A computed fold for a 520-nucleotide part of an RNA from an uncultured Erysipelotrichaceae bacterium, annotated as small-subunit ribosomal RNA, 5' domain. It matches the Rfam family "Bacterial small subunit ribosomal RNA". Gene Ontology terms of the family: structural constituent of ribosome and ribosome. Its mean pLDDT, the model's own confidence on a scale to 100, is 81. RNAcentral holds the full RNA, with entries from ENA and SILVA.
Context: one part of a larger RNA
């Protein structure tokens, strides 16, 4: 000093913190969904019979690559620092300026067949689109040539020619004469953001690891990657690394930081923040702007469950929770009100992220277990030289106080934005509507009748552990008698033990005391 245990003890609160051991196997629940303002079906309530409203399986669309766990791996460009891409890619977001013309064909869903214990299949038939396919059009984009300019060799920027190359025709909402206005889409360009490649340098042990390597080490040519590169392949040379520690083998996520110290250093890497890694083990790819994906596919392996024996399901290192290890670590809890993210225009839906509440002196701070007067220095205890001494102004008794407690009331306090209604102003429009900015007013709190305040009551309900030979604050008595015991180190005990066990006393910390582990 600790994420700590243990043993006595135990009164609030505030704020932290809680499998360090088995990346041991897991029953149950939830943790990722939204969008009817994209599509077409279908059910329901209500109805004035016109219609409105809500639910939605499947197709589509974002999102599910975040956010949450875990240290198994890995001595690595894995991480921190310094820099480099003239070797990259980037939804959603800004900003800039161009566009959105014109056709087709299927599909799920469904109605029916059929197969099968299921799990889910299999063929034929019908549909619709912000799914799919084509045409066209090109501000640009990309490929080639050609002309300037610059630069770090490939090269970068401007101009000019050929060539190739997109799209939602969509939804609302308002006006209805073209048509405005929000959203959504296409292709560029800049930016932000985020991400990946490349190098300098630094950070464990062992030399009882001294030789180490064949895609290895270049070159030339082809893939492949956003992209450079033996990244892969095919051929040519035969070369790289290493006592300035190659290779091995063991350990071990890295750091901001924490402890500790006057610094230097030395030790840790829980919590909280940054990066990396990993998802039952091992291996692969699809979609995707992004993975080679914890809650996603497929393949193998071990386990578990189902099974009608042909087949089939499953992966808490997500939050609780079980079992098991272990000294040793919590509720199967409320709420999306706040922040904060994902979907939607939006209402609003989902968020075990996150706010809270619980259980645990686990850790830190804080209060309080009373104050004042009060000698006859009562009674009792222990000492005793039997005179007293000490406990000890400590009780008692008297006056008070009311932290906390306990009842009662009050408080619907803060967390409050934003959201919806209504009114202003701005730019745009022929005008509505809409967009953005403001002004009032209502409406939303899990925590919670919670903090807080007021009132009444009454010292009442709140102290203990550990020491007393030195070191080290703080000593008598009695009991035992090298026994029984203490003990960090020195050492205490064999009949007068201030070191053992008990009693008074004392000293120390205190809701904690002490002891053990383990750094400094």
């Nucleotide at each position: 000093a600790c994420g700590a245990a243990c043993g006595c003890u135990g009164g609030c609160g505030g704020c932290g913190u809680g499998c360090c051991u088995a990346a041991c196997a897991c029953a149950u629940g939830c943790a990722a969904g939204u969008c009817g303002a994209g599509c077409g079906a279908g059910a329901g309530u209500c109805u004035u019979c016109g219609g409105a409203c809500u639910c939605g399986a499947g197709c589509g669309g974002c999102g599910a690559a975040c956010g949450g766990g875990u240290g198994a791996g890995u001595a690595a460009c894995a991480c921190g620092u310094a820099g480099g891409a003239a070797a990259u890619c980037u939804g959603c977001c800004g900003u800039a300026a161009a566009g959105a013309c014109u056709g087709g064909g299927a599909u799920a869903c469904c109605a029916g067949a059929c197969c099968g214990a299921a799990a889910g299949g299999u063929g034929g038939g019908c549909u619709a689109g912000u799914a799919c396919c084509g045409g066209a059009u090109a501000u640009g984009a990309a490929u080639u040539c050609g002309a300037g300019a610059g630069g770090c060799a490939u090269c970068u920027c401007u101009u000019g020619a050929a060539u190739u190359u997109g799209a939602a025709a969509g939804c609302u909402g308002c006006g209805u004469u073209u048509g405005c206005a929000g959203c959504a889409c296409u292709a560029u360009a800049c930016g932000a953001u985020g991400a990946u490649c490349c190098u300098g340098c630094g950070g464990c042990g062992c030399a009882u690891u001294a030789g180490u390597u064949a895609g290895u080490u270049g070159g030339u040519g082809a893939g492949a990657u956003a992209a450079c590169a033996g990244c892969c392949c095919a051929c040519c040379a035969a070369g790289a690394c290493g006592a300035g520690g190659a290779u091995g083998c063991g350990u071990a996520g890295c750091c901001g930081a924490c402890c500790u110290g006057a610094g230097a250093g030395g030790g840790u890497g829980a919590u909280c923040g940054g990066c990396c890694a990993c998802a039952a083990u091992g291996g692969a790819a699809c979609u995707g702007a992004g993975a080679c994906a914890c809650g996603g596919u497929c393949c193998a392996u071990a386990c578990u469950c189902c099974u009608a024996c042909g087949g089939g399901a499953g992966g808490c290192a997500g939050c609780a929770g079980u079992a098991a290890g272990g000294a040793g670590u919590u509720u199967u809890c409320g709420g999306c009100a706040a922040u904060g993210g994902g979907g939607g225009a939006a209402a609003c839906c989902c968020u075990g992220a996150c706010c809270g509440a619980g259980c645990a002196a686990u850790a830190c701070c804080g209060c309080g277990u009373g104050a004042g007067u009060g000698a006859u220095g009562a009674a009792g205890g222990u000492c005793u030289u039997c005179g007293g001494a000490u406990c000890g102004u400590a009780a008692a008794a008297c006056u008070c106080u009311g932290u906390u407690g306990u009842a009662a009331g009050g408080g619907a306090a803060g967390a409050a934005u934003g959201a919806u209604a209504a009114g202003a102003a701005u730019a745009g429009g022929a005008a509505a509507u809409g967009a953005u900015u403001u002004u009032u007013a209502u409406u939303u709190g899990a925590c919670c009748g919670u903090a807080c305040c007021u009132u009444a009551c009454g010292a009442g309900g709140a102290a203990g552990c550990c020491a007393c030979g030195g070191c080290u604050a703080a000593c008598u008595a009695c009991g035992u008698g090298c026994c029984a015991g203490c003990a960090g180190c020195c050492g205490c005990g064999g009949u007068a033990a201030u070191a053992c066990g008990u009693a008074g006393g004392u000293g120390g910390c205190a809701a904690g005391c002490g002891u053990u582990a383990u750094c400094c």